[in-house]
A computed fold for a 143-nucleotide RNA from an Actinomycetota bacterium, annotated as c-di-AMP riboswitch aptamer (ydaO/yuaA leader). Its mean pLDDT, the model's own confidence on a scale to 100, is 77. The source organism's lineage runs through Bacteria, Bacillati and Actinomycetota.
RNA sequence: CGCCAACUUCCGCUGAAUCUUUGCCACAUAUCGCAAAGAGCGGGGGACCCAAUUAGUGGGGGCGAAUCGCGGCCGAGGCCGUGUAGCGCAGCUCUUUCAGCGCGAGCCCGUCAGCUAACCCCGCAAGCGCACCGAAAGAGACA
Numbered sequence: 001c002g003c004c005a006a007c008u009u010c011c012g013c014u015g016a017a018u019c020u021u022u023g024c025c026a027c028a029u030a031u032c033g034c035a036a037a038g039a040g041c042g043g044g045g046g047a048c049c050c051a052a053u054u055a056g057u058g059g060g061g062g063c064g065a066a067u068c069g070c071g072g073c074c075g076a077g078g079c080c081g082u083g084u085a086g087c088g089c090a091g092c093u094c095u096u097u098c099a100g101c102g103c104g105a106g107c108c109c110g111u112c113a114g115c116u117a118a119c120c121c122c123g124c125a126a127g128c129g130c131a132c133c134g135a136a137a138g139a140g141a142c143a
Stems, first nucleotide, its partner, number of pairs: 011129004018039007040124006050114001059112001060109004068083006086103004092140007
């Protein structure tokens, strides 16, 4: 000097999943931990009105961007490929445009829920990146 890998700090990303106070534990000062409370963010249930209203088959519904096709394999449970509604990608923030790169899952309720004021209930997780970095316009913030 170059390459590879790992860890840590700052910083950052997906997401509602953050902040503050008090007490306790602990302690080199704190943070982390436990309990309670508050602020904030997010979700569900729940009237009139409106919508819906029959029969058969299939029960139905919620969180989430994560829906809907085509083809193949198959032990018919699933698996693979390829598209797609939609979604994401820091260098102060937001919106828009172009380019590029990705995601397009999973889980829950349990025969039950349209909308819905009052009212009631619930969540504040989990995972990842970290020297790397696309450009333009407008508005704002800061200096």